[in-house]
Molecule: Bacterial RNase P class A
Organism: Gemmatimonadales bacterium
Order: sequence, then C1' cells, then structure tokens
RNA sequence: GUGGUGGGGCGUGACGGUCGCGGUCUCCGGAAGGAGGCCGAGGAAAGUCCGAGCUCCACAGGGCAGGCUGCCAGGUAACGCCUGGGCGCCACAAGGCGACGGCUAGGGCCACAGAAAACAGACCGCCUCCUCUGGAGGCAAGGGUGAAACGGUGGGGUAAGAGCCCACCGCGCGGCUGGCAACAGUCGUGGCACGGCAACCCCCAGCCGGAGCAAGGCCAAAUAGGCGGCGAGGCCCGGCCCGGGCCGUCUGAGCCGCGGGUAGGCCGCGUGAGGCGGCGAGUGAUCGUCGUCCCAGAGAGAUGACCGUCCGGCGCACGGCGCCGAACAGAACUCGGCUUACGGCCCCACCACCACU
Repeated sequence: GUGGUGGGGCGUGACGGUCGCGGUCUCCGGAAGGAGGCCGAGGAAAGUCCGAGCUCCACAGGGCAGGCUGCCAGGUAACGCCUGGGCGCCACAAGGCGACGGCUAGGGCCACAGAAAACAGACCGCCUCCUCUGGAGGCAAGGGUGAAACGGUGGGGUAAGAGCCCACCGCGCGGCUGGCAACAGUCGUGGCACGGCAACCCCCAGCCGGAGCAAGGCCAAAUAGGCGGCGAGGCCCGGCCCGGGCCGUCUGAGCCGCGGGUAGGCCGCGUGAGGCGGCGAGUGAUCGUCGUCCCAGAGAGAUGACCGUCCGGCGCACGGCGCCGAACAGAACUCGGCUUACGGCCCCACCACCACU
C1' cells in the first nucleotide's frame, strides 16, 4: 500500500437567536391566568421471543403427568443470555459456525437406487476343479448403487483372496500423567466384535404454580335494587286563599341514615438489579469501593418550526455562487437479554499478500 477479520463509540451535524408544545418547581394573583428556573425519545423506544422485579389469586410434604433446557467451568436477581475453556466442521490466516448428554435399557425408522440398509448376503466380477454354451466349490481385493456398504493405507501371504499375519492410523477396554471439569497426552491390550437417526418415542440430569399495570389499592356521584329508622301525609294547578287532581295511609307515599357496585377522580408511576468518573480484583463476563448526578412520563395524543454563522458533501462560466445534510424508527408499569430494521461517520486490535528499509 491492497484486501480482509473482530470489536467499540456516534447516529436528521455543531453553536447562537426567535417562536411554539408537554412535565415539574418557585413566585405573583381572589380566580382565570401570568413570569422565571430546570428537564423532555431510541440504539433499537420495534418483534413481544426468553428471564426477572412488582401485584393479585392458589399452595402441607412427596410423587405421577406435562413443558423447557442439555459439552465443562464461571458470571448474574434470573435466563433459552453473557464470558472463558474443550471438542467437531469451515477458512492460508485473523476468525466464523455448532440442540454438542445417552442408540451394549427398550421400542421404532433408514425413501430412491442397489445383490445387500443390520443380519448377514453376492449383481458385474476374481480363483480352482470337473463329465466344460454348463456344473460344483472358494473369495469379497476391484467395479457399480447410495446420504450411509460391515475399519483405512502399505506390506507379507494366497489358486484367488481375506485382520489370515505385520506396521502405522482409527476404534473398544484397562492403567498412568496433566487439568476443578469438559477433555487431552501416553502406555498396555483386543484382530475389530459395536452402521446411522434421540430437532423419533424413550432414558438420564437440571429447572418450572397461574394471571397480568385493563395487575392491584384508595376516595366516591346520579339512577335502580338491599338494610335500618321516622312516618300520615306528600306532590301538582306560576305568589296566597278556596276548589280540584295524582300518589299513599302498616301490602308504607315521602324523608333521613347505612352498605355494596357503577360513572368519575387519585395512587400504583419513576431513586433505580440507575447513569458517569476514579481506584482495586479478575484472561474475561462481571464484581467491590469511593466520589458525583437526578435524567421524559401524560388523555392514545407533547418532544417542533424558522433565521444566522460554521462544518461536511455535490455541481459550476471556482478568491466566489448554488443545492443538499439523508437511514431504520418513535416512550406509556419497569428492568436484564435475544432477534430483527438501519443512509452515513469516527476509533481500536488483529490477519494475509505485495513493495521498500
């Protein structure tokens, strides 16, 4: 220099001004309202997939059933998340991906092709013999099929062959060493017996009560029921009298009180598994400690617009002028994750190749 791998940060640019919207505090005001201060979307606020806090309901203990998870160790409030490690596959590498416990507990499945798919068997073939267009026997090295073919490579051996024998590799079993462990290495041993699938049933181990802020709590009208008390009157005909009408007189009109629920209002509701910085422990996730800060919250509804300067990009008849500043998206009980969407900018570490010193 070119190409690449992994990670971190930012994200409708920065500053100033004018006006506007939501919240809160203080002040003024009898109130209506006004003034001032301080705050006011995201890295995903999204999908609602996983785990929790909180709330209500249920609940002796144990088991069965059911669901989820599944290499090992650590982190965490917890997790199906994260970190580190092991193993396997991919990549020259940095690195990426992996439901990665158990098929000698049992059951089940293995399409098509192929001779044969788990128990051995022989299609094309190879070899020997005979009574030779055929027959008898031996073989599984070679070919072919398949996702997968009964250990692989090489040598010996043989009629041809074959773990038949040997070496190495692989596999099983046993020991030793290292490691908390997963596992790795090594030694001995067995001629190989034991195909694959558990994201099929199943077995083993661990975990798991349900519903959700429309949770839940408080205050509490009108109307209609309920309960208790008083009760012979009550209401209408525009104010009064007369007169009249309606309802009622123990099957109780009307009035008063109590209680539950509804409308409505308030709380829950933002000081929290909190943010930032320093120091310390740790490879790391993370944890400890000290300092500091208060940082949206409503009705489903607020969170914006304009001007100037600068910055960046593009174009031009370049001392300047013109245009543009974009993507995904947008809180509503709250956190921790995962996943998905996203124009662009900045930073760090590492790898490969080329050139030069």